[in-house]
Molecule: small-subunit ribosomal RNA
Organism: uncultured bacterium
RNA sequence: GUUUGAUCAUGGCUCAGAACGAACGCUGGCGGCAGGCCUAACACAUGCAAGUCGAGCGCGCCUUCGGGCGAGCGGCGGACGGGUUAGUAACGCGUGGGAACGUGCCCAGAUCUACGGAAUAGCCACUGGAAACGGUGAGUAAUACCGUAUACGCCCUUCGGGGGAAAGAUUUAUCGGAUUUGGAUCGGCCCGCGUUAGAUUAGGUAGUUGGUGGGGUAACGGCCUACCAAGCCUACGAUCUAUAGCUGGUUUUAGAGGAUGAUCAGCAACACUGGGACUGAGACACGGCCCAGACUCCUACGGGAGGCAGCAGUGGGGAAUCUUGGACAAUGGGGGCAACCCUGAUCCAGCCAUGCCGCGUGAGUGAAGAAGGCCCUAGGGUCGUAAAACUCUUUCGCCUGUGAUGAUAAUGACAGUAGCAGGUAAAGAAACCCCGGCUAACUCCGUGCCAGCAGCCGCGGUAAUACGGAGGGGGUUAGCGUUGUUCGGAAUUACUGGGCGUAAAGCGCACGUAGGCGGAUUAGAAAGUUAGAGGUGAAAUCCCGGGGCUCAACCCCGGAACUGCCUUUAAAACUACUAGUCUAGAGUUCGAGAGAGGUGAGUGGAAUUCCGAGUGUAGAGGUGAAAUUCGUAGAUAUUCGGAGGAACACCAGCGGCGAAGGCGGCACUCUGGGCCGGUACUGACGCUGAGGAGCGAAAGCAUGGGGAGCAAACAGGAUUAGAUACCCUGGUAGUCCAUGCCGUAAACGUUGGGCACUAGGUAUGGGAUCAUAUCAACGGAUUCCGUGCCGUAGCUAACGCAUUAAGUGCCCCGCCUGGGGAGUACGGCCGCAAGGCUAAAACUCAAAGGAAUUGACGGGGGCCCGCACAAGCGGCGGAGCAUGUUGCUUAAUUCGAGGCAACGCGAAGAACCUUACCUGGGUUUGACAUGUAGGGAAAAGCCAUAGAGAUAUGGUGUCCUUCGGGGCCCUACACAGGUGGUGCAUGGCUGUCGUCAGCUCGUGUCGUGAGAUGUUGGGUUAAGUCCCGCAACGAGCGCAACCCUUAUCCUAUGUUGCCAGCACGUUAUGGUGGGGACUCGUGGGAGACUGCCGGUGUUAAACCGGAGGAAGGUGGGGACGACGUCAAGUCAUCAUGCCCCUUAUGCCCAGGGCUGCAAACAUGCUACAAUGGCCGGUACAGAGGGCUGCGAGACCGCGAGGUUGAGCGAAUCCCAUAAAGCCGGUCUCAGUUCGGAUUGGAGUCUGCAACUCGACUCCAUGAAGUUGGAGUCGCUAGUAAUCCCAGAUCAGCAACGCUGGGGUGAAUACGUUCCCGGGCCUUGUACACACCGCCCGUCACACCACGAAAGUGGGUAACACCCGAAGCCAGUGGCCUAACCUUAGGGAGGGAGCUGUCGAAGGUGGGAUUCGCGAUUGGGGUGAAGUCAUAACAAGGUAGCCGUA
Repeated sequence: GUUUGAUCAUGGCUCAGAACGAACGCUGGCGGCAGGCCUAACACAUGCAAGUCGAGCGCGCCUUCGGGCGAGCGGCGGACGGGUUAGUAACGCGUGGGAACGUGCCCAGAUCUACGGAAUAGCCACUGGAAACGGUGAGUAAUACCGUAUACGCCCUUCGGGGGAAAGAUUUAUCGGAUUUGGAUCGGCCCGCGUUAGAUUAGGUAGUUGGUGGGGUAACGGCCUACCAAGCCUACGAUCUAUAGCUGGUUUUAGAGGAUGAUCAGCAACACUGGGACUGAGACACGGCCCAGACUCCUACGGGAGGCAGCAGUGGGGAAUCUUGGACAAUGGGGGCAACCCUGAUCCAGCCAUGCCGCGUGAGUGAAGAAGGCCCUAGGGUCGUAAAACUCUUUCGCCUGUGAUGAUAAUGACAGUAGCAGGUAAAGAAACCCCGGCUAACUCCGUGCCAGCAGCCGCGGUAAUACGGAGGGGGUUAGCGUUGUUCGGAAUUACUGGGCGUAAAGCGCACGUAGGCGGAUUAGAAAGUUAGAGGUGAAAUCCCGGGGCUCAACCCCGGAACUGCCUUUAAAACUACUAGUCUAGAGUUCGAGAGAGGUGAGUGGAAUUCCGAGUGUAGAGGUGAAAUUCGUAGAUAUUCGGAGGAACACCAGCGGCGAAGGCGGCACUCUGGGCCGGUACUGACGCUGAGGAGCGAAAGCAUGGGGAGCAAACAGGAUUAGAUACCCUGGUAGUCCAUGCCGUAAACGUUGGGCACUAGGUAUGGGAUCAUAUCAACGGAUUCCGUGCCGUAGCUAACGCAUUAAGUGCCCCGCCUGGGGAGUACGGCCGCAAGGCUAAAACUCAAAGGAAUUGACGGGGGCCCGCACAAGCGGCGGAGCAUGUUGCUUAAUUCGAGGCAACGCGAAGAACCUUACCUGGGUUUGACAUGUAGGGAAAAGCCAUAGAGAUAUGGUGUCCUUCGGGGCCCUACACAGGUGGUGCAUGGCUGUCGUCAGCUCGUGUCGUGAGAUGUUGGGUUAAGUCCCGCAACGAGCGCAACCCUUAUCCUAUGUUGCCAGCACGUUAUGGUGGGGACUCGUGGGAGACUGCCGGUGUUAAACCGGAGGAAGGUGGGGACGACGUCAAGUCAUCAUGCCCCUUAUGCCCAGGGCUGCAAACAUGCUACAAUGGCCGGUACAGAGGGCUGCGAGACCGCGAGGUUGAGCGAAUCCCAUAAAGCCGGUCUCAGUUCGGAUUGGAGUCUGCAACUCGACUCCAUGAAGUUGGAGUCGCUAGUAAUCCCAGAUCAGCAACGCUGGGGUGAAUACGUUCCCGGGCCUUGUACACACCGCCCGUCACACCACGAAAGUGGGUAACACCCGAAGCCAGUGGCCUAACCUUAGGGAGGGAGCUGUCGAAGGUGGGAUUCGCGAUUGGGGUGAAGUCAUAACAAGGUAGCCGUA
């Protein structure tokens, strides 16, 4: 950083840091110091890595006669040094101790070094073999070998005794030799403690454990052997399996811890694999031997040779790790008296940015802020003092010269190196990663869920700071990034330092073993503990202080430290121990009392069912409604009798009892526990409890009973799209009893047990005590034990808990460590089975989960409103027609709008035009705008011709001016143009929820916080309207009011309006004079405010009723639309970003289309008729419009209309007769005198033009239709209904539409259960893209890992048996045999050979364990929009969930 809309907490994942024996990518100047096969303990060519001594010996060769060289015998050394980490979980290592030992060379001391002897290599001869290597014979020396002597000290001893040595060389002084004592060093052995994981490894062990005798060893020891005993190890983890060299240290860390064990140092182990011994002071021996095996090489095929885990080097493996270098100059080692020789130890050099450290790639000045790049709001900004230019320097590098220390008298590989001096020229020297957040650093272009990025979250679907490039910026720098690994952050295994009511986590419950912990007091001892001292804790490293390389890295010196272990001295508080004492914990005892505590055997009534009998008749039963079912063979109902099983109404109570599960009629038997009160006693006897063993609901299992009711399975009936369900009718296991299993539950208070402490209030169950003079009470007070509720402190993430703690402490046990996979697989144990207990991993995700918050939603609840329902009136849905839409058709039927909120909508006018569409014909600076340059004298207009027209051709045709020019035309270039795309890039405008009453803010307060409060509550209202209350107090946008109109009055004014009174005139008419009273018009005012009265209400707000009033509680209507929602609508009103077209997607023209018609829908009109049609007569409006206009009157026409034309730019004239109505007549219920579609004919008008495709008129024709299914719409009063009138658009009109106007003028509303929408409060939620949400499982497909599986292929370690090399040991007839003895015969002794025990490899066998493969199969996980249903989340539509079948 990441779960959420947001929040807190839980919890995982991820990042920033440091480190590296690293590797990879890009890049690369110098030096110093270090480092460099982590993999195949894989195989190795070649060279070198251990020799030396002539002062031990003989011999051979050479010689300058000094000596040198060579192979042997002999001595010392090849057990050191060097390499590696396979094995090893061990006295291997670390640390500290110990006793029964050895120790060449070295040091100190003592003594001795005498007398003899026999061989053998070399060499010579012969001889075998390819070779390696030998054989036989002759003969020779020694510091080689042997014997004797001596031996205090030495060793053995039965204390008598016995045993044991030597070597000389050289020539004057040494080097040696032997025995012995002691030391030093090194080594062997023993012990305490520490030293990985797994219990899905629980038992292991026969030389095993001990003893005795013997053997063996340098030495103790079952080390070995014989016999005896049966021990020994193990839950404090034996044995087995896996992994691993250990340590000083290294790395990380605040520390504690964790990880690690390269380089350096200590120890161990190993040397091709396995076994074995020899020699030796030392080995069971890296560059020695023997045997076996694998491999490689040589071979004459008979036999031989070899072992780089030494230094280089090769192949191989691998992501990956160097030169077949120089020198013994230094340090060290071996040999030697020494010179010296040897030394791939070592010292140096080479390669590699592998790491650490240092240096450089220049420094100063330099603004015309150059050029150029990039960006841009076009002004500029930025790269940037950066460059250029000028001045200066020379570290490093390069060239030349000089030239060390390391070395002592001599000897220098490094090395002509380091250093020093001179010269050279800015000259030779910069890259890598990153720039969405974490995380320092931003713009442009390209791309368009593509290509790609990505550590986590996540970017990319046309404006990407996240991809790629560029410019700019940030970081580090000879490096920079990536990958891998470790620690850190991670308190995310929590010792320091976590948790378990709901997030993961308390065993279902008690009993109890081991263990852990444990009351008061006294004394002792001193194990733990504390303090002092001593030893040790190797060096190096780390740290501190100095010092040396110019600094640093690095190195040197000193100190500190090494937190540990051992020994010792002291202390005695605490814990443990020993010995006492005590009573407060615990227990025993006596008395009283409560209880569904348990067990067994009895017993009772009610009810259900069944059986028998009676009465009785057609239904009963059941449901939302039905049916299956029962019933005329008599049910249901009812009465009586009987049978049988199970359960126990009322009492009954968050009452009681029990450890939990659980326990309920009544009485009895046996019996457990707890509580209260009291006496005496025991004297810590206690608490907890790993393993263990016991109890343990329901379901289930086994056997045998029992079976009334209920009821899995099953059957039938319903429901349904389906219904293997919910509902109904039946019904078997089972439920009951006995016995035995099972051992699980949401076995829950989701809260382990015990003890102590920490406010109260209230209720209730069981006891005891006290007071009220006495008594009693279900009253009061106190106290002990139990069970509930509320609540303080405190705790908690919050919810909540709160003396019955989830508070504060102590003790013990159990359990947790992200989700899924999975409580699964495998293994083991248990079970008759079902299954239970224990319990993983691969793989996969970045979350899963808790509490609370705000919304939204609910087939949750409450309150309230609305023509929402209801009550009414009239419609739609059926018919015909009109208009719109879908669909179809078409060259085109242009486009948009799509539930409400598209569909008589954009369109307030599609014949052409409009027009965007189609066909065809034309055109390209364009039909239109601006600018530049050049040119022209014409252009526009009119006429004629061709053409469908656009257009083309010909003729005619002369605008303004300030005199500069403008206007016009042509050419060229910039550009125009687009109803082309994107309404999901936008502005603006609009719809809708909704004229619904809501939406917010400041301050304060509460809450860890999101948030809450206010805005909730009680009333009230049309209203968040107002009042009251209240941790809130105020405020804003909305409501209301202010605006317009309408209803009344007053006032001013009085024409074109009006006409009461006065006057004149007319058939008649405000026609005229005049008037302002009235109507009306236009201004200005008044008026209505719950103001007044009564009642109700809380004394409020308000409501109800009344008065007055034209109007009464918002008087009616309109305009006005909060925060927001729908990525709602519109790029085709307009504007506009980006994209696209540019002789076309632009522009012009003609014709066509938008009017096309099988079908469907929407909105209307007209009807179906008598409340009517038709005919005649007759009355009353308002609001509008009018000059390209309205058009009076007159005449003509049946009519549409025509001719003529007064008046009027309109309170004057005209459109203009309003119609319904009223009066009278006629029709008489019919497809009609209803209805008017359709069609034929004839016309009128508009217009360039009515064919496609106008309206109207007349004559004729006279369709459907007789009130409309399911369903659905409008309307609460001047409303619905009904009737006309006008206007916009407009040449005309498809208008029956739309917008206005008036006329006539109702019915009904009980009411809020229900439908729809909305508001407020509340509740649930797994929803937040918010129910059009979320989400489960099967099936199908693809991929992945895992399990099972007939089998099959390996590995490992044991066991049994067979075989048995080398070799040690033992035995040994015969054979061979120099030293000594001998009486010379032989003996002693020895050797080969043979035999035996042991014994590696090998073979056979049956098992164990582990790994791989495996047809098929099983579940799991992950995948795009697949299929089927809808199980869960809301009462999720049958509440959900747990266990079981």